Background
The prediction has a mean pLDDT of 83. A computed fold for a 521-nucleotide part of an RNA from a Chloroflexota bacterium, annotated as small-subunit ribosomal RNA, 5' domain. It was read from a public genome assembly. NCBI's taxonomy places the organism under Bacteria, Bacillati, Chloroflexota. Rfam family: Bacterial small subunit ribosomal RNA. Rfam links the family to the GO terms ribosome and structural constituent of ribosome.
[in-house]
Context: one part of a larger RNA
RNA sequence: GGAUGAACGCUGGCGGCGUGCUUUACCAAUGUGAGUCGAACGGUACGGGUGAAGCUUCGGCUUCGCCACGACCGUGGCGUCCGGGUGCGUAACACGUAGCUAACCUACCGGCGGGUGGGGAAUAACUCCGGGAAACCGGGGACAAUACCGCAUAUGGUCGCGGGGUGAUGCCCGUGGACGAAAGCUGUGUCGGGGGAACUCGAUAUGGCGCCUGCUGAGGGGGCUGCGGCCGAUUAGCUAGUUGGUGGGGUAAUGGCUCACCAAGGCGAUGAUCGGUAGCGGGUCUGAGAGGAUGAUCCGCCACACGGGGACUGAGAUAUGGUCCCGAGCCCUACGGGGUUUAGCAUGGGGGAAUCUUGCGCAAUGGGCGAAAGCCUGACGCAGCAACGCCGCGUGGGGGAUGAAGGCCUUCGGGUCGUAAACCCCUUUUCUGGGGGACGCAACUGACGGUACCCCAGGAAUAAGCCUCGGCUAACUACGUGCCAGCAGCCGCGGUAAUACGUAGGAGGCAAGCGUUAUCC
Numbered sequence: 001g002g003a004u005g006a007a008c009g010c011u012g013g014c015g016g017c018g019u020g021c022u023u024u025a026c027c028a029a030u031g032u033g034a035g036u037c038g039a040a041c042g043g044u045a046c047g048g049g050u051g052a053a054g055c056u057u058c059g060g061c062u063u064c065g066c067c068a069c070g071a072c073c074g075u076g077g078c079g080u081c082c083g084g085g086u087g088c089g090u091a092a093c094a095c096g097u098a099g100c101u102a103a104c105c106u107a108c109c110g111g112c113g114g115g116u117g118g119g120g121a122a123u124a125a126c127u128c129c130g131g132g133a134a135a136c137c138g139g140g141g142a143c144a145a146u147a148c149c150g151c152a153u154a155u156g157g158u159c160g161c162g163g164g165g166u167g168a169u170g171c172c173c174g175u176g177g178a179c180g181a182a183a184g185c186u187g188u189g190u191c192g193g194g195g196g197a198a199c200u201c202g203a204u205a206u207g208g209c210g211c212c213u214g215c216u217g218a219g220g221g222g223g224c225u226g227c228g229g230c231c232g233a234u235u236a237g238c239u240a241g242u243u244g245g246u247g248g249g250g251u252a253a254u255g256g257c258u259c260a261c262c263a264a265g266g267c268g269a270u271g272a273u274c275g276g277u278a279g280c281g282g283g284u285c286u287g288a289g290a291g292g293a294u295g296a297u298c299c300g301c302c303a304c305a306c307g308g309g310g311a312c313u314g315a316g317a318u319a320u321g322g323u324c325c326c327g328a329g330c331c332c333u334a335c336g337g338g339g340u341u342u343a344g345c346a347u348g349g350g351g352g353a354a355u356c357u358u359g360c361g362c363a364a365u366g367g368g369c370g371a372a373a374g375c376c377u378g379a380c381g382c383a384g385c386a387a388c389g390c391c392g393c394g395u396g397g398g399g400g401a402u403g404a405a406g407g408c409c410u411u412c413g414g415g416u417c418g419u420a421a422a423c424c425c426c427u428u429u430u431c432u433g434g435g436g437g438a439c440g441c442a443a444c445u446g447a448c449g450g451u452a453c454c455c456c457a458g459g460a461a462u463a464a465g466c467c468u469c470g471g472c473u474a475a476c477u478a479c480g481u482g483c484c485a486g487c488a489g490c491c492g493c494g495g496u497a498a499u500a501c502g503u504a505g506g507a508g509g510c511a512a513g514c515g516u517u518a519u520c521c
Base pairs, nucleotide, nucleotide: 001521002520003519004518006517007516008515009514010513013393014392015391016390017389018388019386020385021351026349027348028347030346031345032344035078036077037076040075041074042073043072044071046070047069048067049066050065051064052063053062054061055060085304086303087302095228096227097226098225099224100223101222104221105220106219109217110216111215112214113213114212115211116210117151119149120148126141127140128139129138130137131136157179158178159177160175161174162173163172164171184209185208186207187206188205189204190203191202192201193200194199230276231275232274237267238266239265242264243263244262245261246260247259248258249257279301280300281299282298283294284293285292286291306327307326308325309324310323328341329340330339331338332337357383359382360381361380365379366377367376368375369374396426397425398424399423406417407416408415409414431458432457433456434455435454436453440448465510466509467508468507469506470491471490472489476505477504478503479502480501486493487492
């Protein structure tokens, strides 16, 4: 000199764009952050429509029945594995890079092929009964499905057998020898049954969305390997599933991944093991570069979700707002037992030098579900707070000497603040008031927002500080103080004329900031 997620002191007008718990991965009241589908299914407490009966103040109300339109309870499907947070742990194939996978998986989406036949038994909601303070739980009964289970079929698939190919076991081809699938819903037209119609049931034709089984693509992931990136030898030896083999198990898949048996290996001064520290990278800061330092915001990967452990479901998790067990804290309790975990967004307490609103909206972008309408979305878009940072603008412009008053200095002549002010003329960026008023969209839709922006009016009006002035280093005098009070980055100032302390005048520097402290180069 540059830089910062900064803090502190003094000061503070506006706008745009960013950024904002670096410390206790400390504890949390409250709200909210993942739902959706009635075009898969059963139903009807509620609303709506409709019919009948009764009552009626003639407005309507009540009861019973029908519809299943809205909405909802439950079954079922898809999603909840994304998105969002944090950096505890981790020195490791965690990350980065280059490869391998003939050792692998992939829901939804795209392409190509084949199929979608015929049956069965349950169960929730519901109802009846019971237990419990509650959370919730148990038993009996009935019924539905795109829920569940058999049967049939099998181009292709899996296993077996045979053959081929390769560096290579899991690659390719053939072969009924064996095994293994499925689900319906809906729009429109026609016909038929119930019905006056609406509606409903069935058949048929044709569309749409699905379902099953293969091959393939895309995107996503699992596994393996070479190389690369911290400190300590005041850590020198480490290792028993340890190193390898055979066989079994397990996995989507290789493998001591796991187990039985066999062998005795494997690593290490090119630093094993142990200890300390640390998420890694793209990047960021600095520097001419080489390098050094760093890893906030944004993007990729990893790890974690009160501490520890386990599996279930699923295409995918060993799952932040799922589940089970142990432990800790807190809350409720009828003492038998239950509930909860903000490292999501806000917010409170605590810690700290220090870090924001319990805001608005799904209008946009993106995501989930749905045929769609749409619903959900603290992702996101915006607004609020903070000079925390960067950038831009303003605090007026021109004229104006009797060099006014006043301050300070003085050799008492004067010098200086100083064209500075007053005063005259002008302007209106800002500001205040009034009027108009968006883009954001191909189309519907605008939280932002009566915002940005435009026009009119008013009036210099609303707006300057901070640090320094001995040398380094740009800028000097007076008074006070008297090794005191104090200053200080280094050298050093202060003991009676201090340009170094304090104040004043003046000057220099930067400017809505200026200094100090901390840290990096």